[in-house]
RNA sequence: AGAUGAAAAAGGCAAAACAACGCGAAAGGUUGUGGCGCAAAGCUUCCGGUCUACGGCCAUUGAGUGUUCGACAAAAAGAACAAAAUACACUGGUUAUGAUAGCGGGGUUGCCAAU
Numbered sequence: 001a002g003a004u005g006a007a008a009a010a011g012g013c014a015a016a017a018c019a020a021c022g023c024g025a026a027a028g029g030u031u032g033u034g035g036c037g038c039a040a041a042g043c044u045u046c047c048g049g050u051c052u053a054c055g056g057c058c059a060u061u062g063a064g065u066g067u068u069c070g071a072c073a074a075a076a077a078g079a080a081c082a083a084a085a086u087a088c089a090c091u092g093g094u095u096a097u098g099a100u101a102g103c104g105g106g107g108u109u110g111c112c113a114a115u
Base pairs, nucleotide, nucleotide: 003115004113005112012038013037017033018032019031020030021029023028036102042108043107044106046105047104048103049100050099051098055095056094057093058092059091061089062088065082066081067080068079069078
C1' cells in the first nucleotide's frame, strides 16, 4: 500500500413505533424519545429500480355560456342543440424537475484488526 472482516477496543450511525414541526402539494424530511439493525447505515443522484405528481400535457364528465323548444301576455322547472374565443370543477391517464444513499450498482473519503 492492497485484499479481507475472525476476535476485540475506542467510538460512531440509528429501522419500526410514538410525539412534535410557522419544512413539503405529495412522496418524504427535520427534531425528541426509541433501537431493528449497520464496517462505510460517512458523503455523492452518475446508472438502474421504487415512491410521489404541485405544475405541465391528454381524455372523460359536469356546470356555466349561447340558441331553440317549453311559450299562449309574462315567466319557471325541464328538454334539445351549438363551440368562436376562453376560463372553471370532478375523475382517469401520463410526466421528475421532487423523494429514496437504510433498494442495488458506480464514484469518493475514512476507524480498528487476526490473516